[in-house]
Context: one part of a larger RNA
RNA sequence: UCAUGGCUAAGGAAUUAGGCAAAAUAGACCCGUAACUUCGGGAGAAGGGUCGCCAUCCGCCGCAAGGCGUGGUGGCCGCAGUGAAGAGGUCCAGGCGACUGUUUAUCAAAAACACAGGGCUCUGCAAAAUCGUAAGAUGAAGUAUAGGGCCUGACACCUGCCCGGUGCUGGAAGGUUAAGUGGAGAUGUCAUUCAGUAAUGGAGAAGCAUUGAAAUGAAGCCCCAGUAAACGGCGGCCGUAACUAUAACGGUCCUAAGGUAGCGAAAUUCCUUGUCGGGUAAGUUCCGACCUGCACGAAUGGUGUAACGAUCUGGACACUGUCUCAGCCAUGAGCUCG
Repeated sequence: UCAUGGCUAAGGAAUUAGGCAAAAUAGACCCGUAACUUCGGGAGAAGGGUCGCCAUCCGCCGCAAGGCGUGGUGGCCGCAGUGAAGAGGUCCAGGCGACUGUUUAUCAAAAACACAGGGCUCUGCAAAAUCGUAAGAUGAAGUAUAGGGCCUGACACCUGCCCGGUGCUGGAAGGUUAAGUGGAGAUGUCAUUCAGUAAUGGAGAAGCAUUGAAAUGAAGCCCCAGUAAACGGCGGCCGUAACUAUAACGGUCCUAAGGUAGCGAAAUUCCUUGUCGGGUAAGUUCCGACCUGCACGAAUGGUGUAACGAUCUGGACACUGUCUCAGCCAUGAGCUCG
C1' cells in the first nucleotide's frame, strides 16, 4: 500500500450521476393502524408496549404421572432478559407495465415477450393451415362453444370522421386479353397447257407443304359496389365584438375526409432551464397547472385505475466513516531477512 473485517468525538448525505456501499430495522405476544379501493385488499400499514430468573396462588386437560396457560400476586439480578446466532427499514408523490410468469447460457430482467380478456378474418370436414415429389402425416382420434392467421392486452369509461390511394370481398353489362378452335386468302412445288425453231418464258388443276385474316375464346386488368379493431389518412389563407387582446361569427381555396372525446413542455416540446404555483436558503430534475401539441390522440388503441414490480423518477423520516477528515485495531497478501 492492497484485500477482508471491527471500532470511532462532533456533525449526519455536506459525499455522489445516484444514499452506491455501509449502518439502521428484525422474533413472539398485546394495543393500534390512514388515504385509496376492483371491498378481496392496502396491512406486518404507520406507531407504541411487554419479554430474564425465583417464590406463591389459580384455571384447563388427564385415573395418575404429568402437560398446557393468553392467568394473578410478590420478589431478585445485570449496562444489557427474542442477553449469543439466525429474522422486514419505513413513508409520500409520479411515469411505465394490470397482475403470477418469460427473456439476450457468457455486459441488458426491463417499460421488452407472454398473459386472461377484446376484436377482425379464414375454415362445413377428404376443413382451413402446415410438412412432403408422392404415399402419407400434423391439425384431430378434434367438428364453428372447434381449429388456423393477424391485431390489441386485466378492469372502468370509451373507441370519432375518411373507402380517393393500396389491399381484401362481391359483381358481371361493356372494353382489353393467351393457348386452343377456325381457315378467308397468300406462297412453294407441279401434271397439263400457251408462246417460241430452240434455249426459255407465261398460266396453272389435284396432291403435298409453308403461311395465315375474320370469327370464337377464361381468369386477370379496366369497370361497378362494399369494407378501416384492413394498410393507412384526418388542411390553408383573410377579415370580424364599444379600451386592448382574442375571435363565438363571416369569406375564400383545396380535400376522400380535414383530429371528435380525452390527454398535453408528456418515455412525445425543437425554441426550452417555456410561464405560473409547490417543495429547497438556493431545484436544467420532481409535482400541480396553463396550451403557443416544432412533431398526442382513440384496439400501430385513448384516458383513468386498487393491487403488484430485484422496474424508472423526485421527496421525507430513521440510520450511518458516503462525506467534513481522518484515526486505531485484527487477519491475509505485498515488502525485508531466511
Notes:
This is a predicted structure of a 338-nucleotide part of an RNA (large-subunit ribosomal RNA, domain IV) from Flavobacterium micromati. Rfam family: Bacterial large subunit ribosomal RNA. It was read from a public genome assembly. The coordinates come from a structure-prediction model, not an experiment, and the mean pLDDT is 86. The source organism's lineage runs through Bacteria, Bacteroidota, Flavobacteriales, Flavobacteriaceae and Flavobacterium.